[in-house]
Molecule: Bacterial RNase P class A
Organism: Acidiferrobacterales bacterium
RNA sequence: GGAGUCGAUCAGGCAGUCGCCCCGGAUCCAGCCAUGCGCUGUUCCGGGGAGGAAAGUCCGGGCUCCACAGGGCAGGGUGCCAGGUAACACCUGGGCGGCGUGAGCCGAUGGAAAGUGCCACAGAAAAUAUACCGCCUAAGCAAUCUUCGGGCAUGCCCCGGGAUUGCCGGUAAGGGUGAAAUGGUGCGGUAAGAGCGCACCGCGCCGGUGGCAACACGCGGUGGCAGGGUAAACCCCACCCGGAGCAAGGCCAAAUAGGGGUGCUAUGGUGCGGCCCGCAUCGCACCCGGGUAGGCUGCUUGAGGCAGGCGGUGACGCCUGCCCCAGAUGAAUGACUGUCCACGACAGAACCCGGCUUAUCGAUCGACUCUUUUU
Numbered sequence: 001g002g003a004g005u006c007g008a009u010c011a012g013g014c015a016g017u018c019g020c021c022c023c024g025g026a027u028c029c030a031g032c033c034a035u036g037c038g039c040u041g042u043u044c045c046g047g048g049g050a051g052g053a054a055a056g057u058c059c060g061g062g063c064u065c066c067a068c069a070g071g072g073c074a075g076g077g078u079g080c081c082a083g084g085u086a087a088c089a090c091c092u093g094g095g096c097g098g099c100g101u102g103a104g105c106c107g108a109u110g111g112a113a114a115g116u117g118c119c120a121c122a123g124a125a126a127a128u129a130u131a132c133c134g135c136c137u138a139a140g141c142a143a144u145c146u147u148c149g150g151g152c153a154u155g156c157c158c159c160g161g162g163a164u165u166g167c168c169g170g171u172a173a174g175g176g177u178g179a180a181a182u183g184g185u186g187c188g189g190u191a192a193g194a195g196c197g198c199a200c201c202g203c204g205c206c207g208g209u210g211g212c213a214a215c216a217c218g219c220g221g222u223g224g225c226a227g228g229g230u231a232a233a234c235c236c237c238a239c240c241c242g243g244a245g246c247a248a249g250g251c252c253a254a255a256u257a258g259g260g261g262u263g264c265u266a267u268g269g270u271g272c273g274g275c276c277c278g279c280a281u282c283g284c285a286c287c288c289g290g291g292u293a294g295g296c297u298g299c300u301u302g303a304g305g306c307a308g309g310c311g312g313u314g315a316c317g318c319c320u321g322c323c324c325c326a327g328a329u330g331a332a333u334g335a336c337u338g339u340c341c342a343c344g345a346c347a348g349a350a351c352c353c354g355g356c357u358u359a360u361c362g363a364u365c366g367a368c369u370c371u372u373u374u375u
Stems, first nucleotide, its partner, number of pairs: 001371010012340007020049007029041004033036001051346001055357002058355005063245004075241005080094005095109001096107004110236002115234002117230003132175002134171003140167007148160004152155001183201006202225001203223005208217003249297004259288006268282005304323008341344001
């Protein structure tokens, strides 16, 4: 110098003018009634005013209401180990497997020698196994040949041997199919073969050693080898899990709305087809709760931020000091001008936090790796 890995921070800057939302203070002023160091408004001053994702609403928790003795079933979730945390499917460290020369990255990563299911096409066979091509003919049967051996009845005769072919078989070395085919290599063995036997490697089991554990071991013994894959298929095992959500919930509370009670009008009117009784209903006043519209609240001081110290490999925890940093509800955070540059991406809070995922112009810093050249 080049190429790269991981992490952190920022998210156009500055100045001016006019606005918007919230909080605090002041206010000669205006309005209201409860007449108060009152409320609302006006005006002025001071302070604050979106994000790293405010997003998707996918996880986890706080908060609120409802439900709930305890246990079990069903259902859902998580899934190597240890730790962190309020909790998690998150994070940290470690193990295992894979990728990369490396820094590093990726992995729903328990169990397939409990049971059940499934495995397209191709292929003989996709699993209680099986045999297409090939290899083999030791044993059995048949046919043909025989220049071989033997027999006597000398015949294209009989018996035996050999060769070839076929059948019945053996085999799973090799070929072929497939994503995947019943451990691998070598030697022996065999008719040909095969863990059939042996050596080494691999695998299982038992023990030992190290580690909290997952697990590891160029440690010892033992078994010829358990017999493909799939559990984001059912399932088994271990652990966890009530429901609904700020439109939760709480408070106040209109009307020519409406409910209950008491009293009065009243020996009342109307209805029950005419009459009596009875019942219902109609007016006014007072009291009582419920509650629609609407309003207030919940609402932002919180698993909070910054700095320092201590403990820990780390996630994180503890201590001390300082700070208060949006809170709207037809819903604020904007517009214009000037100037500079690298010409500005994705995108806007709505109860609050911790995560994950997705989107994103770029800039800066730190740690580390590989490589080229020079010294």